[in-house]
Predicted 3D model of a 325-nucleotide part of an RNA (large-subunit ribosomal RNA, domain IV) from an activated sludge metagenome. RNAcentral holds the full RNA, with entries from SILVA. Its Rfam family is "Bacterial large subunit ribosomal RNA". Gene Ontology terms of the family: ribosome and structural constituent of ribosome.
Context: one part of a larger RNA
């Protein structure tokens, strides 16, 4: 000096990206006593206090010096006597929950979920595997099965169907192949039959044009200027363009660039937290939107207990390190 441990004056996160580590709580005793909030189950062991050993005697009481309660008495530093055995609160983001997962740097806010829609399928179903035979789907039948999106519960889920897609319509356009044959070439010494090639019009599905619907289908959801008796601001008006010009809610947000936006709040001092405010660079309603009780080896901020994280380090115990073998 490293490692793995133990102690530690006085302080007690002053360490540090961040209490990371470590310290502290501890009882399948007992008594009291527990809030906000809520889906009334919960939250909770909430938090939080206060007794505990032996021993004698006395009423209860037992199957029992078995328990209880009272009165006194003994010890010890300590009576859950050792070990083993929850830190707890406050506020907020995500995800409802219980599961899963990157075997070997990610355990989450990713996936799943029940519960919600929307869509296809009438059974030889639809979907899927296979050249095929066959098989799954099923020895199931629309309360069933496939597929796509959302993701418990509450409140709710605006406008736009111009493009795309999917659905449905068939009047018309345009249309392949067949059919069709005007007609033109060769051939037939020439003309005519013939034979052979070419071959216009006409007809002629779906599709596409077309015309509807349809958004829990893929998406999209505007600029400018002017206006009120202080000023400010625009309820209001006016053009312009679009398929419509963002609705409730929420909103510097896991989204906010200006930005450490301005105000409270907490600190002696707060780019973080927490609550407004709206001026949303670039929030938004199943790519779901705002809530939310419980839950979480989830993020973030904050207290309180407690420590060697630190101030600032020392000391002890074992193992390396060194020598030797």
């Nucleotide at each position: 000096c490293c490692c793995u441990u133990g102690u530690u004056a006085a302080g007690g996160a002053a360490c540090u990206c961040g209490g990371c580590a470590a310290a502290a709580u501890a009882g399948c005793g007992g008594c009291c006593g527990u809030a906000a909030c809520u889906u009334c189950g919960g939250g909770a062991g909430a938090a939080g206090g206060c007794c505990c050993g032996c021993c004698u005697a006395a009423a209860g009481u037992u199957a029992a010096u078995u328990c209880u309660u009272u009165a006194g008495g003994c010890c010890a530093c300590a009576g859950c006597a050792a070990a083993a055995g929850a830190g707890u609160c406050c506020a907020a983001g995500c995800a409802a929950c219980u599961g899963u997962u990157u075997a070997c740097c990610a355990a989450a806010a990713a996936c799943a979920c029940a519960g919600g829609u929307c869509u296809c399928u009438g059974c030889u179903a639809a979907a899927g595997c296979g050249a095929a035979a066959g098989c799954u789907g099923a020895u199931g039948u629309a309360u069933a099965g496939g597929g796509a999106c959302u993701g418990a519960c509450g409140c709710c889920u605006g406008c736009c169907c111009a493009g795309u897609g999917c659905u449905g319509g068939a009047a018309g356009g345009u249309u392949a192949a067949c059919a069709g044959g005007a007609g033109a070439u060769g051939u037939g010494a020439u003309u005519u039959a013939g034979c052979a090639u070419c071959g216009a019009a006409u007809c002629g599905a779906a599709g596409c044009c077309c015309c509807a619907g349809u958004g829990a289908a893929c998406g999209g959801c505007g600029g400018c200027c002017c206006u009120a008796a202080c000023u400010a601001u625009a309820a209001g008006g006016g053009u312009c363009c679009u398929a419509a010009g963002g609705u409730a809610g929420c909103g510097a947000a896991a989204u906010u660039c200006c930005u450490u936006g301005u105000c409270u709040g907490g600190u002696a001092a707060g780019u973080u937290c927490a609550g407004a405010c709206c001026c949303g660079c670039a929030c938004g309603a199943a790519u779901g939107g705002c809530g939310u009780a419980a839950u979480g080896a989830u993020u973030u901020g904050g207290a309180c207990a407690c420590u060697g994280u630190c101030u600032c380090a020392a000391c002890a115990a074992g193992g390396g390190a060194c020598u030797c073998g």